[in-house]
RNA sequence: AGAACGAGAGUAGCGCCAGGACUCAUGCGGCAUCGUAUGAGUUGACGAGGUGGAAGCAGUAUCGAAAGAUUCGGCGGAUGGCUUCCCGGCUCCACAGUCGAUAGAGGCGAAAAAAACCGCGCGGGUGACCGCGCGACAAAACCCGCCUUGAGUGGCAGA
Numbered sequence: 001a002g003a004a005c006g007a008g009a010g011u012a013g014c015g016c017c018a019g020g021a022c023u024c025a026u027g028c029g030g031c032a033u034c035g036u037a038u039g040a041g042u043u044g045a046c047g048a049g050g051u052g053g054a055a056g057c058a059g060u061a062u063c064g065a066a067a068g069a070u071u072c073g074g075c076g077g078a079u080g081g082c083u084u085c086c087c088g089g090c091u092c093c094a095c096a097g098u099c100g101a102u103a104g105a106g107g108c109g110a111a112a113a114a115a116a117c118c119g120c121g122c123g124g125g126u127g128a129c130c131g132c133g134c135g136a137c138a139a140a141a142c143c144c145g146c147c148u149u150g151a152g153u154g155g156c157a158g159a
Base pairs, nucleotide, nucleotide: 014076015075016074017073019072020043021042022041023040024039025038026037027036028035029034046064047063048062052086053085054084055083056082057081087100088099089098090097092155093154094153095152104149105148106147107146108145109144118135119134120133121132122131123130124129
């Protein structure tokens, strides 16, 4: 130094980098700008929102902000989707149905509150770039209000 094992913490716009782009060093070419080879590095999703348990299938899985070659491209994963079982909700019980503790489906209204980019400043690096501090502005969702609407079978009880 590496590997294995063990423990703790963190991570779902989460993690990684063989393309591309950019930086530096060295060599070669070149009047210069620059080109090229090798090596080392940098970049490669900004937050909001999202998980009943297990297994499986598929897989570009919601919302805006920024930018306008790169949030491009690639790989892996993911709280989204579907199926089965279990648990639970749906105002007597069971099944069916339909959903998931925000617990039937759809629509309308209202609604709160970001981070980066950017600007200023500080720090690290030869550099590309990286970190920190201060400052502003979203949409969807949940919640709230209203409207429309789905659905049986059997039993118990009551009249």
Molecule: glmS glucosamine-6-phosphate activated ribozyme aptamer
Organism: Deltaproteobacteria bacterium